A computed fold for a 546-nucleotide part of an RNA from an uncultured prokaryote, annotated as small-subunit ribosomal RNA, 5' domain. The coordinates come from a structure-prediction model, not an experiment, and the mean pLDDT is 82.
Context: one part of a larger RNA
RNA sequence: GAAUGAACGCUGGCGGCGUGCUUAACACAUGCAAGUCGUACGAGAACUCUUUAGCUUGCUAAAGAUAGUAAAGUGGCGCACGGGUGAGUAACGCGUGGGUAAUCUACCUCUAAAUCUGGGAUAACAUUGCGAAAGCGAUGCUAAUACCGGAUAAUAUCUCAAAACCAUCAGGUUUUAAGAUCAAAAAUGGCCUCUACAUGUAAGCUGUUGUUUGGAGAUGAGCCCGCGUACCAUUAGCUUGUUGGUAGGGUAAUGGCCUACCAAGGCAACGAUGGUUAGCUGGUCUGAGAGGAUGAUCAGCCACACUGGAACUGACACAUGGACCAGACUCCUACGGGAGGCAGCAGUGAGGAAUUUUCCGCAAUGGGCGAAAGCCUGACGGAGCGACGCCGCGUGAGGGAUGACGGUCUUCGGAUUGUAAACCUCUUUUAUUAAGGAAAAAGAUGCUAUUGUUAAUACCAGUAGUAUUUGAUGGUACUUGAUGAAUAAGCACCGGCUAACUACGUGCCAGCAGCCGCGGUAAUACGUAGGGUGCGAGCGUUGUCC
Repeated sequence: GAAUGAACGCUGGCGGCGUGCUUAACACAUGCAAGUCGUACGAGAACUCUUUAGCUUGCUAAAGAUAGUAAAGUGGCGCACGGGUGAGUAACGCGUGGGUAAUCUACCUCUAAAUCUGGGAUAACAUUGCGAAAGCGAUGCUAAUACCGGAUAAUAUCUCAAAACCAUCAGGUUUUAAGAUCAAAAAUGGCCUCUACAUGUAAGCUGUUGUUUGGAGAUGAGCCCGCGUACCAUUAGCUUGUUGGUAGGGUAAUGGCCUACCAAGGCAACGAUGGUUAGCUGGUCUGAGAGGAUGAUCAGCCACACUGGAACUGACACAUGGACCAGACUCCUACGGGAGGCAGCAGUGAGGAAUUUUCCGCAAUGGGCGAAAGCCUGACGGAGCGACGCCGCGUGAGGGAUGACGGUCUUCGGAUUGUAAACCUCUUUUAUUAAGGAAAAAGAUGCUAUUGUUAAUACCAGUAGUAUUUGAUGGUACUUGAUGAAUAAGCACCGGCUAACUACGUGCCAGCAGCCGCGGUAAUACGUAGGGUGCGAGCGUUGUCC
């Protein structure tokens, strides 16, 4: 000099864009942060209102609306994403480049085929039992795209045989032939061309969505390998599932991943083992570069979810707001037993030099569910707080000498503050006030026309037109008018380095100080004043890095 997620002191007008627990991965009150689907399924209230009837005149009963709504239940999909943190990890964890002839992949896209026929339950519900609660049973009833049989089935899987082409050995791909094995679920809109009844309905036709089995793709993931990846030798030897083989188990898959048996290997001065520290990277800061330091925000990967462990479900988890066991802690209790997990967003206590609102909205972007309307979304979009940072603007402009008053210094002549002020003429960014007022909106719904589908002018889908409608921010940005210089300057320094000097006070005292050093009676170095210098809504100090 440059930088900073900074802090402290003094000071402080505005706006835009960023950014904000670096410490205790310490403990957490409260609210919210993951739901959705009635076009999978069975069932289904109430408040209130209307009408009628009865009478005891304000109650009872019934019917209708509320409403096939609310709230539950079965079932499907999602909850493995998104969001947080960096404790652990010196490792195939990360980065980079490869391999997988050793693998999987829900939803999505394309493509081929199918969607036949049966069965028994169970929740909800009703009755009832136990318990303070959390909750747990018993009996009876019922449905499904829940569950379970059967049929059919291939270019799927397995076995066996043959051939061709590949390959790094094992082996892989393709074709042909034979045998064995494996599947499903329906929902909904519309129609009458065919068939049946002969009205418009289905065992019919048709559209959409789903389900099942294949093939291909896309996406995502698993595993393996080369190279790179901190410090200590005041850590020199380490290792028994250890190193390899055979066989088996296990996995989507290779493998001591696991087990049995066999062999005795494997690593290490090119640093094994041990210890300390640490998430890694793109990047960031600095530097001419080489390099050094660093890893906040943003992006990619990894790991973790009170601590430890083992699993279930599922396409994917050994699962942050799932379940089980153990532990510590907190809370409730009728003492028998239960409940909880902010390293999600806010917020609280504690720690600390130090870090924000218990805000608004789903309008946009994105995500989940849904045919859709839509619902959910502390992701996200916004606002709030903080000069924490960067950038921009302002605190006025022009004229004005009798060089006024006052202050300070003085050789007492004057010098300086100083065109500075006063005063005159202007301007109005900002401020205050008044009026107008966005973009961010794409869509969605209705109607009309048309194209496709179809037997069809229906339904559905697409396109065009048209009407209605959707904004948290926000009456914000912005624009215009009015008022009026009106609302707005400080901080550090002035011995040398280093731009900027005098007076008074003090008297090795009080004090200053980055280094040299200053102060013991004429201190440009301490304190104050005047003057000056630098930067300026900041200035200085401290910490850290280059």